[in-house]
Annotation: c-di-GMP-I riboswitch aptamer from a Chloroflexota bacterium, 85 nucleotides, folded computationally. The organism belongs to Chloroflexota, within Bacteria. It matches the Rfam family "c-di-GMP-I riboswitch aptamer". Rfam's curators write: GEMM was predicted in a large-scale screen for bacterial structured RNA regulatory elements.
RNA sequence: CACUGAUAAAGGCAAAUCCAUCGUGAGGUGGAGACGCAAAGCCAGGGGUCUCGAAGCGUUUCUUCGAGAUAGCUCGGUUGCCAGU
Numbered sequence: 001c002a003c004u005g006a007u008a009a010a011g012g013c014a015a016a017u018c019c020a021u022c023g024u025g026a027g028g029u030g031g032a033g034a035c036g037c038a039a040a041g042c043c044a045g046g047g048g049u050c051u052c053g054a055a056g057c058g059u060u061u062c063u064u065c066g067a068g069a070u071a072g073c074u075c076g077g078u079u080g081c082c083a084g085u
Base pairs, nucleotide, nucleotide: 002085003084004083005082012037013036017032018031019030020029021028022027035072041078042077043076045075046074047073048070049069050068051067052066053065054064055063056062
């Protein structure tokens, strides 16, 4: 440096839910809490899912476009502990 891996050691993160708060909303932030995670560290480039607005369509629905959310949906990019080869 590359590849493989979580069983060992040191650790790390934190689902659901509850409280507070921000947001039209999806959802975010802080605290409590641990379902789990070898990148469950970071990045919205591709796809998926979700939200809002507009237009179309005999209403709901569905389709298209725009804006947004999701990194713990997935692909990708990038950084990284330990062990083995």